[in-house]
């Protein structure tokens, strides 16, 4: 360095498929049929640890992105940690960038699918790759505003 085997990781709009949709084939049967295949979430955002729980944020779309199963960064409780007065307790708000809410600005903020062109695989449904390509919201940042009760110590 190459090859082979095994294990793990690379996923969280993520994984899977007995329904449904679609394609191909079989048939003295043309179907509520049999067999095989295919499809089944587009990005943005989101993780202190443990346990519990399940229809867990936001928008985009030509809306099956239907339906189901599993999972899950959501939520709840506890622990740990930060802030809230130097310290402690309780309460509150949070998660190491550790103040929720209000308001103004950044801001006509920022995306991918979609759509167009080309290519690869497949009989096909369809999948994948490259180029072009407009358009979000939540959220985030900054300024202002917006924080306890009790105890104790120091000034």
């Nucleotide at each position: 360095a190459a090859u082979u085997a095994u294990a793990g990781u690379c996923a969280a709009g993520c994984g899977c498929c007995c329904g449904g949709g679609c394609c191909c084939g079989g048939c003295g049967u043309u179907g509520u049929u049999c067999g095989g295949g295919u499809u089944g979430a587009c990005g943005a955002g989101g993780a202190g640890g443990g346990g519990g729980u399940u229809u867990a944020u936001c928008g985009a779309a030509u809306c099956a992105u239907c339906g189901g199963c599993g999972g899950g960064u959501g939520c709840c409780c506890c622990c740990c940690g930060g802030c809230u007065u130097g310290c402690c307790a309780c309460g509150g708000c949070c998660g190491u960038g550790a103040a929720a809410g209000g308001u103004a600005c950044c801001g006509u903020a920022c995306a991918a699918a979609a759509c167009c062109c080309g290519g690869a695989a497949g009989c096909a449904a369809u999948u994948c790759c490259g180029g072009g390509g407009a358009c979000a919201a939540a959220g985030g940042g900054u300024g202002c505003u917006g924080g306890g009760u009790g105890g104790u110590u120091u000034u």